Record summary: The RNA shown here (c-di-GMP-I riboswitch aptamer) has 92 nucleotides and comes from uncultured Fusibacter sp. The RNAcentral record of the sequence draws on MGnify. The prediction has a mean pLDDT of 81. Rfam family: c-di-GMP-I riboswitch aptamer. Its family is annotated with cyclic-di-GMP binding in the Gene Ontology. The organism belongs to Fusibacter, within Bacteria.
RNA sequence: GCAAACUGCUCGAAAGAGCAGGACGCAAAGCCAUGAAUCUAAAGCAAAUUUGGACAUUAACUAUUCCCUUGCCAAGAUCGUCUGGUUGCAGA
Numbered sequence: 001g002c003a004a005a006c007u008g009c010u011c012g013a014a015a016g017a018g019c020a021g022g023a024c025g026c027a028a029a030g031c032c033a034u035g036a037a038u039c040u041a042a043a044g045c046a047a048a049u050u051u052g053g054a055c056a057u058u059a060a061c062u063a064u065u066c067c068c069u070u071g072c073c074a075a076g077a078u079c080g081u082c083u084g085g086u087u088g089c090a091g092a
Base pairs, nucleotide, nucleotide: 001026002025006021007020008019009018010017011016024080030086031085032084035082036081037078038077039076044072045071046070047069052067053066054065056064
């Protein structure tokens, strides 16, 4: 010098971020999303259910579409996870 958890407000689908308070810690715990890793899953894709709900069609049945459920998925997030780049205080 910075500011973890936590609290309040705001933004966001979420992860999380910003501001204020507050200090767990940090010699880069300054900045950058380069390569990984981790986190979230809105949108998208697939599946399941014929259980429930919605719309339309039908004389009715049936079938179709959507919501709910599950899985996958980053172009989202983390620089206080590592790596890389870059800037940098005092002393020896």